[in-house]
Context: one part of a larger RNA
RNA sequence: CUGGGUGUAAAGAGUUGCGUAGGUGGUUUGUUAAGUAGGUAGUGAAAUCUGGUGGCUCAACCAUUCAGACUAUUACCUAAACUGAUAGACUCGAGAAUGUUAGGGGUAGCUGGAAUUUCUAGUGUAGGAGUGAAAUCCGUAGAUAUUAGAAAGAACACCGAUAGCGUAGGCAGGCUACUGGGACAUUUCUGACACUAAGGCACGAAAGCGUAGGGAGCAAACGGGAUUAGAUACCCUGGUAGUCCGCGCAGUAAACGAUGGAUGCCCGCGGUGUGGGGGAUUCCCUUGCGCCGCCAAGCGAAAGCGUUAAGCAUCCCACCUGGGGAGUACGCCGGCAACGGUGAAACUC
Numbered sequence: 001c002u003g004g005g006u007g008u009a010a011a012g013a014g015u016u017g018c019g020u021a022g023g024u025g026g027u028u029u030g031u032u033a034a035g036u037a038g039g040u041a042g043u044g045a046a047a048u049c050u051g052g053u054g055g056c057u058c059a060a061c062c063a064u065u066c067a068g069a070c071u072a073u074u075a076c077c078u079a080a081a082c083u084g085a086u087a088g089a090c091u092c093g094a095g096a097a098u099g100u101u102a103g104g105g106g107u108a109g110c111u112g113g114a115a116u117u118u119c120u121a122g123u124g125u126a127g128g129a130g131u132g133a134a135a136u137c138c139g140u141a142g143a144u145a146u147u148a149g150a151a152a153g154a155a156c157a158c159c160g161a162u163a164g165c166g167u168a169g170g171c172a173g174g175c176u177a178c179u180g181g182g183a184c185a186u187u188u189c190u191g192a193c194a195c196u197a198a199g200g201c202a203c204g205a206a207a208g209c210g211u212a213g214g215g216a217g218c219a220a221a222c223g224g225g226a227u228u229a230g231a232u233a234c235c236c237u238g239g240u241a242g243u244c245c246g247c248g249c250a251g252u253a254a255a256c257g258a259u260g261g262a263u264g265c266c267c268g269c270g271g272u273g274u275g276g277g278g279g280a281u282u283c284c285c286u287u288g289c290g291c292c293g294c295c296a297a298g299c300g301a302a303a304g305c306g307u308u309a310a311g312c313a314u315c316c317c318a319c320c321u322g323g324g325g326a327g328u329a330c331g332c333c334g335g336c337a338a339c340g341g342u343g344a345a346a347c348u349c
Base pairs, nucleotide, nucleotide: 004320005319006318008302012317014203015202017201018200022196023195024194026090027089028088029087030086031085032084034083035082036079037078038077039076040075041074042073043072049068050067051066052064053063054062055061093193094190095189096188097186098185099184100183101182105179106178107177108176109175110174111173112156116152117151118150119149120148121147122146123145127138128137164171165170208249209248210247211246213244217243218242222238223237224236225235260316261315262314263313264312265311268294269293270292271291272290273289274288275287276286277285278284279283298305299304322349323348324347331342332341333340334339
C1' cells in the first nucleotide's frame, strides 16, 4: 500500500456551531478532449525473467544480436458513452419570501411565596438535639417549643411527564425587554448556490486558579464524639475553602446513545408532543416534523439493533492494530499554577 474494522472485544475527536485548503457532487443540451478507450510509430541499456537451442556425465550454474516479456512512457491519429473543463437551460437538493405556530433555547432587568438560619421582643420551663445504642454538642446567663417583627443568602414544592427546547455542554417560580434556532402551509423568488472538513476560529458540566464582592443552608480539609483489633473511613456534633455574583483564566468528564456527519432506499403495530387538511365536531381519518415502546426482512459473536439501524448503498472526516510498561518518559506547544495537548522505547508476559 492492499485488506479488515471502530455501541459492549483495540478504535467516533466533548460539540462540530462558523468554516479554509482538499476530497466528493442533482437533471439536461451543445462544444472541447485533460482523464478514459482504440490504433500507428519511437523509446523501453545490460544483468534479470519466459520459451527454444547448446556446454559442464545430470542438475544448480553458464552461454546464445533465436523469439518474447519488462504490465511503462513520448508523439500523432481516431472515438465521445462516462468523469473533468467550458457555454447555456432546468427545479426535485440548498437557500430566500409570505403567513401561521410550539417551546425550562439564550442575555439583561424587575419581582413573589414557602422553607432555612440568625437577631429583637413576648409566653413558658427543663430539657433539647442526635443515634443501631451513645457521646461530643446546645440549654437555668432561660434553650427546645410557640407568637409577633426584622435581616440575609441560596434554591424554586405542586404543575412535571416515558414530555419540551438547544450543535453539544446544558436549560425550570413569575413578569418585561432584546435575541438565536426549528416546524408547518403556499409553491412566489434565486437557480446547484450543495455534502464533508486536515489545520484554524468559537463554545464547552463539575472541580480548580486570579481579582473584587457575597456567604443562609450545605460542606472537601480540619477539630471533637462514637464504632473498631485498628478506623487517617462509613455514623454523630462542629467547621474553613468552595458552592453564589462580576470580570478573566483553565479546557477536562462514564463530555454516553460508550453509536462521527450527510443523502437515498427498505414490512408493520401502539403511545406521546406539535403543525396542516378532511368528515361527523365528546371522536375519527389523513399528511408533515419530533420523542418513546414492540417487531417483519436484514444485520450481529451474542445479548441485541431494527425507517431516530448496529439493515442496504454512496461521499467526506476522525480513529484502531496483543496485555503490562503508559496516556508514563523525553522534546515541543499551551497555562499564573494545578495541569492539558502531542506522545515513545527498553524490559516483560
This is a predicted structure of a 349-nucleotide part of an RNA (small-subunit ribosomal RNA, central domain) from an uncultured rumen bacterium. Model confidence (mean pLDDT): 82 of 100.